Predicted 3D model of a 77-nucleotide RNA (transfer RNA) from an Alphaproteobacteria bacterium. The sequence was found in a public genome assembly. Its Rfam family is "tRNA". Rfam classes the family as a transfer RNA. Rfam's curators write: Transfer RNA (tRNA) molecules are approximately 80 nucleotides in length. Their secondary structure includes four short double-helical elements and three loops (D, anti-codon, and T loops). Further hydrogen bonds mediate the characteristic L-shaped molecular structure. tRNAs have two regions of fundamental functional importance: the anti-codon, which is responsible for specific mRNA codon recognition, and the 3' end, to which the tRNAs corresponding amino acid is attached (by aminoacyl-tRNA synthetases). tRNAs cope with the degeneracy of the genetic code in two manners: having more than one tRNA (with a specific anti-codon) for a particular amino acid; and 'wobble' base-pairing, i.e. permitting non-standard base-pairing at the 3rd anti-codon position.
[in-house]
């Protein structure tokens, strides 16, 4: 250069056959229990779904292109 694979909540990851309001753990923030803190038990914030751009009544998912970050591999030197 080429191919391939991945990108979704602060961190790790679901998410089917495009279908109604995008989840789950941990982790954060409150409150309750407790002399205090853990630990448990209740609620709660937290997301442009890597950018954009197309299909579609409807797109995280399906098509272009482009950033990234990985794996493979071709060429120069």
């Nucleotide at each position: 250069g080429c191919a391939g694979u991945u990108a979704u909540a602060g961190c790790u990851c679901a998410g089917u056959u495009g279908g109604u309001u995008a989840g789950a753990g941990c982790g954060c923030c409150u409150g309750g229990u407790u002399g205090u803190g853990g630990a448990c038990c209740a609620g709660g914030a937290g997301g442009u779904c890597g950018c954009a751009g197309g299909u579609u009544c409807g797109a995280g998912a399906c098509c272009c292109g482009c950033u990234a970050a990985c794996u493979g591999u071709a060429c120069c030197a």